[in-house]
RNA sequence: CAGCGAUAAAGGCAAACCCAUCGAAAGAUGGGGGCGCAAAGCCAUUGGGCCUACGUACCAACACGGUAUAGGGUAGCCGGUUACCGAA
Numbered sequence: 001c002a003g004c005g006a007u008a009a010a011g012g013c014a015a016a017c018c019c020a021u022c023g024a025a026a027g028a029u030g031g032g033g034g035c036g037c038a039a040a041g042c043c044a045u046u047g048g049g050c051c052u053a054c055g056u057a058c059c060a061a062c063a064c065g066g067u068a069u070a071g072g073g074u075a076g077c078c079g080g081u082u083a084c085c086g087a088a
Base pairs, nucleotide, nucleotide: 004086005085012037013036017032018031019030020029021028022027035076041081042080043079047078048077049074050073051072055069056068057067058066059065
């Protein structure tokens, strides 16, 4: 330096759920909480996947209906990128 990751040290993050706020929704933010996490740090203008569908288009037309669609989301799906510690 690269890989690797321990019942190590020092620390870190925070799922479900509850409350408040924002949002059409997915979801986000703050507080509580703690399932887990060695990148659960950062990146969604430039890869794939997944979620949602206000609006728009089409269908139907009684409708509070149906289908398609991302510029909306998700990094705790894969991926990219940077990094703390050091037993084997």